[in-house]
RNA sequence: GGGCCCGUAGCUCAUCUGGGAGAGCGCCGCCUUUGCAAGGCGGAGGUGACCGGUUCGAGUCCGGUCGGGUCCA
Numbered sequence: 001g002g003g004c005c006c007g008u009a010g011c012u013c014a015u016c017u018g019g020g021a022g023a024g025c026g027c028c029g030c031c032u033u034u035g036c037a038a039g040g041c042g043g044a045g046g047u048g049a050c051c052g053g054u055u056c057g058a059g060u061c062c063g064g065u066c067g068g069g070u071c072c073a
Base pairs, nucleotide, nucleotide: 001072002071003070004069005068006067007066010025011024012023013022019056027043028042029041030040031039049065050064051063052062053061
């Protein structure tokens, strides 16, 4: 330098063909306990890496940039 894959909540990841942004763990509150843990219930937390384009509508499609992984040189 070139090919391919990936970038979504604090972490690990879903989101199937473009139409409601979610799960587990973690965090906060309540119940339960003498107390802690476990358990139950509820809640907060997201410019979907960045810029632009297509579309009535983009996490999803297209182009570019940045970052990570991998292969080739």
Transfer RNA from an Elusimicrobiota bacterium, 73 nucleotides, folded computationally.
The sequence was found in a public genome assembly.
Rfam family: tRNA. The family's RNA type in Rfam is transfer RNA. Rfam describes the family as follows. Transfer RNA (tRNA) molecules are approximately 80 nucleotides in length.